[in-house]
RNA sequence: GUCUUUGUGGCAGGGUGUAAGUCCCUACCGAUGGUGAUAGUCCAUGACCCGUCUUGCAGACGGCUGAGCCGGUGGAAUUCCGGCGCCGACGGUAUAGUCCGGAUGAGAAAAGAC
Numbered sequence: 001g002u003c004u005u006u007g008u009g010g011c012a013g014g015g016u017g018u019a020a021g022u023c024c025c026u027a028c029c030g031a032u033g034g035u036g037a038u039a040g041u042c043c044a045u046g047a048c049c050c051g052u053c054u055u056g057c058a059g060a061c062g063g064c065u066g067a068g069c070c071g072g073u074g075g076a077a078u079u080c081c082g083g084c085g086c087c088g089a090c091g092g093u094a095u096a097g098u099c100c101g102g103a104u105g106a107g108a109a110a111a112g113a114c
Base pairs, nucleotide, nucleotide: 001114002113003112004111005110006109013025014024015023027098028097029088030087031045032044033043034042040086041085049063050062051061052060053059068084069083070082071081072080090101091100092099
């Protein structure tokens, strides 16, 4: 470099109501690489969304892009242990991180073959 494969999880119980997996109490989930030591919350990347170029398919480039503290151990941890927090695109629908839809899509990247 080419090809192949892989590549996102989660509403259990109760309340109100004509109606809620959407509201309220409680529950549950955490993509990829990096980092002196294991990370949803540190650094960076990806998906979504917006814009420009392009006849257009597609592609390139740009923009946008959430959230953590305290204590402990240690040579070293905002990553482990303890405590208490916090965050989660767009469209649909009784207001959605968890349902349905774009999506049998795309993709950071990982593994393998040559």
Description
Model confidence (mean pLDDT): 82 of 100. This is a predicted structure of a 114-nucleotide RNA (FMN riboswitch aptamer (RFN element)) from a mouse gut metagenome. The model forms 100% of the base pairs in the Rfam consensus. The RNAcentral record of the sequence draws on MGnify. Its Rfam family is "FMN riboswitch aptamer (RFN element)". Rfam's curators write: The RFN element is a highly conserved domain that is found frequently in the 5'-untranslated regions of prokaryotic mRNAs that encode for flavin mononucleotide (FMN) biosynthesis and transport proteins.